[in-house]
Context: one part of a larger RNA
């Protein structure tokens, strides 16, 4: 410097955009760094290696040859990398039509429940539980009607192996604003791709600040029970949270335990989106693409398994790990209002 990894044995950043670098379609022409060849030049001396000596031999030592990375110089080639022009469309992307989605913001709307208020009936127990207590009830509970009563939160059924979305995530309904995918004919640009160290934003829950909400639930925390004990399981309360605004935190079994792109490589099923063809049409059958699954062939796996959504077969860039424990600890710088979070050792010891 090379050679082997990263589903589940170490190891793929939570995602995603994106400077720099790195890799780069197809055909033409110049050029000739790169890259190849030929010649010289340098490549000290010892040393390696290969002939020969000499010391009784070897080591040592003494001669003499080759062999040399790399470098200059000068001449050649021009296929392949650059680079320059100039050209093309298949890769990338823009118009045009078109359905299909919980994709994101924002603002209204609804009905079920639930909890509590008003009144009415009503008159003794509710409620919990393995059993019961604590708890609620004659100052009338629970039950059961009322009432355009209040008040927060969550939207059953439809719901699916189904849909979107880069990821976390998203699910009553309307409307607005708005992002991506996808399919189709046909026009346009002309390589404008990919990836991406640093950066940048985005990010479940918790959990912080400040302020408003607080029905239900419920860390702490108090009571009942259980138990030898019960700082727990069970039960009766309940405070923060849970929600909303703005602003931080940035973690996670942020999981497909599988990073991203392109090509490539038997088949079947089934489900959602769009296509064209047959059919007068519902349906239905074929046909194409895009997506989600599951069977399953070669090939791969240490094996389980994967298997056109590869963990197969190539490539192009980035992350990553290198016995185990100490330890995701300590210092230090950093980043946060904290809690912390990213960066990340040794020394022991096996």
């Nucleotide at each position: 410097c090379u050679g082997g990894g990263c589903g589940u044995a170490a190891a793929g950043c939570g995602c995603c955009c994106g400077c720099a670098g790195g890799c780069g379609a197809u055909g033409a022409c110049g050029u000739g760094a790169g890259u190849g060849u030929u010649u010289c030049g340098u490549g000290a001396a010892a040393g390696c290696c290969c002939c020969c000596g000499u010391g009784u031999c070897a080591a040592c030592c003494g001669g003499g040859g080759a062999c040399g990375g790399a470098c200059g110089a000068a001449g050649c080639a021009g296929a392949c990398u650059g680079c320059g022009u100039g050209a093309c469309u298949u890769g990338a992307g823009u118009g045009c039509u078109g359905g299909a989605g919980g994709g994101g913001g924002a603002g209204g709307c609804g009905g079920a429940a639930u909890u509590c208020c008003u009144g009415g009936u009503g008159g003794a127990g509710c409620g919990g539980u393995g059993a019961a207590a604590u708890g609620c009830g004659u100052a009338g509970a629970g039950a059961u009607c009322u009432g355009a009563g209040a008040a927060g939160a969550a939207c059953g059924u439809c719901c699916g192996u189904g849909g979107c979305g880069a990821a976390g995530g998203c699910g009553g309904c309307c409307u607005c604003c708005u992002g991506g995918a996808c399919a189709g004919a046909c026009a346009c640009u002309g390589a404008c791709u990919c990836u991406g160290a640093g950066g940048g934003g985005c990010g479940a829950g918790a959990g912080c600040g400040u302020g408003c909400g607080g029905a239900g639930c419920g860390a702490a925390c108090g009571g009942g029970a259980u138990u030898a004990g019960a700082u727990a399981c069970c039960c009766c309360g309940g405070u923060a949270c849970u929600c909303c605004a703005c602003g931080c935190c940035g973690u996670a079994a942020a999981c497909g335990c599988u990073a991203g792109g392109c090509a490539u490589u038997a088949g079947g099923u089934a489900u959602g989106g769009a296509u064209g063809u047959g059919g007068a049409g519902a349906u239905c059958a074929c046909u194409u693409c895009c997506a989600u699954a599951c069977c399953g062939g070669a090939g791969c796996u240490a094996a389980u398994g994967c298997a056109g959504u590869a963990a197969g077969u190539g490539c192009c860039c980035c992350g990553c790990a290198u016995c185990a424990u100490g330890a995701g600890u300590a210092c230090g710088g950093u980043c946060g209002c904290a809690u912390g979070g990213g960066u990340g050792a040794a020394a022991c010891u096996c």